RNAcentral holds the sequence, with entries from ENA. This is a predicted structure of a 73-nucleotide RNA (transfer RNA) from a Clostridiales bacterium. Model confidence (mean pLDDT): 82 of 100.
[in-house]
RNA sequence: GCGGUAGUAACUCAGUUGGUAGAGCGUUAGCCUUCCAAGCUAAAAGUCGAGGGUUCGAACCCCUUCUACCGCU
Numbered sequence: 001g002c003g004g005u006a007g008u009a010a011c012u013c014a015g016u017u018g019g020u021a022g023a024g025c026g027u028u029a030g031c032c033u034u035c036c037a038a039g040c041u042a043a044a045a046g047u048c049g050a051g052g053g054u055u056c057g058a059a060c061c062c063c064u065u066c067u068a069c070c071g072c073u
Base pairs, nucleotide, nucleotide: 001072002071003070004069005068006067007066011024012023013022019056027043028042029041030040031039049065050064051063052062053061
C1' cells in the first nucleotide's frame, strides 16, 4: 500500500432483503422476607464508531474516515 471482519445501553450480544432501537446481565426503586439472598414488578441508561449522500423514511443502501484484529504485498 491492497483486501476482509468487527464497532449498537456500564458489560455480553441480537436486530430478516429500509418503516417507532431490543434482550440478557448490571444499576436504582417498590413488593415479598424478622434481616439478607433468591423471586416478582417498574424505571433509568443509546445521536447505532465519526462525517456526508440517497430516500417520504437509514443501525441497515452508497462515499469518505477512525479504532481493533486477520490475511496479502
It matches the Rfam family "tRNA".